RNA sequence: CUCUUAUCAUGAGAAGGCUGAGGGAUUUGGACCGAUGACGCCCGGCAACCUGCAUUACGCAAAGGUGCUACUUCCAACAGAAUGAAACCAUUCUGAAAGAUGAGAG
Repeated sequence: CUCUUAUCAUGAGAAGGCUGAGGGAUUUGGACCGAUGACGCCCGGCAACCUGCAUUACGCAAAGGUGCUACUUCCAACAGAAUGAAACCAUUCUGAAAGAUGAGAG
């Protein structure tokens, strides 16, 4: 990097330390966070994919490998459905695509 598969509305410092300007995956649009210090790093924390113990309760645990720790993957984009008399419009819902993370394979 590619493929397969599972998950993506829960949870995690309103006042820990360092740093100092942009940040969230990409493009477009929208709405946001940020010198009252964001993002990042360390610490802390959360969760339980792998894992450990059990052995059928999809149970218990958190030593180890990851992961996560504003906003639903921040929302929309593509397809479809319902409602709004109708509509290329609005709202809601479902699915796809793209992406993220784990596990496995090449």
Background:
Predicted 3D model of a 106-nucleotide RNA (SAM riboswitch aptamer (S box leader)) from Halalkalibacter hemicellulosilyticusJCM 9152. The RNAcentral record of the sequence draws on Rfam and Ribocentre. The coordinates come from a structure-prediction model, not an experiment, and the mean pLDDT is 80.